[in-house]
RNA sequence: GCCGGUGUGGUGGAAUUGGCAGACACACACGCCUCAAGAGCGUGCGCCUAACGGCAUGUCGGUUCGACUCCGACCACCGGCA
Repeated sequence: GCCGGUGUGGUGGAAUUGGCAGACACACACGCCUCAAGAGCGUGCGCCUAACGGCAUGUCGGUUCGACUCCGACCACCGGCA
């Protein structure tokens, strides 16, 4: 230099013939339980906003009524070829 793959909350990881994003689990916070802790159980858990509401799938654009999903460029990592 060329070709291919991957990129989603704090972590793992779902969601694809384009149609409710963050399921489920872990971690974390609070509570119950306990002398106390662990285990177990319950509730909560992306960001902005006083609220209404808006934004968020590596980054920036494009197509579309609608994009994690399709297209382009770029970035990072992994693999192959030279």
Notes: A computed fold for an 82-nucleotide RNA from a Patescibacteria group bacterium, annotated as transfer RNA. The source organism's lineage runs through Bacteria and Bacteria candidate phyla. It matches the Rfam family "tRNA". The coordinates come from a structure-prediction model, not an experiment, and the mean pLDDT is 80.